[in-house]
Molecule: c-di-GMP-I riboswitch aptamer
Organism: Nitrosomonadales bacterium
RNA sequence: AUUUUGUAAAGGCAAACCUAUAUCGAAAGGUAGGGGCGCAAAGUUACCGGUCUAAGGAGUCCCCCACGGGAUCUAUGACAGCGGGAUUGCCGGU
Numbered sequence: 001a002u003u004u005u006g007u008a009a010a011g012g013c014a015a016a017c018c019u020a021u022a023u024c025g026a027a028a029g030g031u032a033g034g035g036g037c038g039c040a041a042a043g044u045u046a047c048c049g050g051u052c053u054a055a056g057g058a059g060u061c062c063c064c065c066a067c068g069g070g071a072u073c074u075a076u077g078a079c080a081g082c083g084g085g086a087u088u089g090c091c092g093g094u
Base pairs, nucleotide, nucleotide: 001094002093006091012039013038017034018033019032020031021030024029037081043087044086045085047084048083049082050079051078052077056074057073058072060071061070062069063068
């Protein structure tokens, strides 16, 4: 300098699950500790698709007309360890 490639070593990350969070959140989820299934970008980024949630909102249906409640729809909330894109980079190899 390069990196199409990742066998070994160093170093890194950390799924399920458990604990804590009298508060971080309405929830999904997050955060901290343990744990270790795995990962060569399992670093960063919600841009595209997808998935989860539905506080608030919508207004169709149901319960009983109203009140109230239930079902349904909805992201402005999340997931980067669902796929793609963008972007940065360690070690080794060459």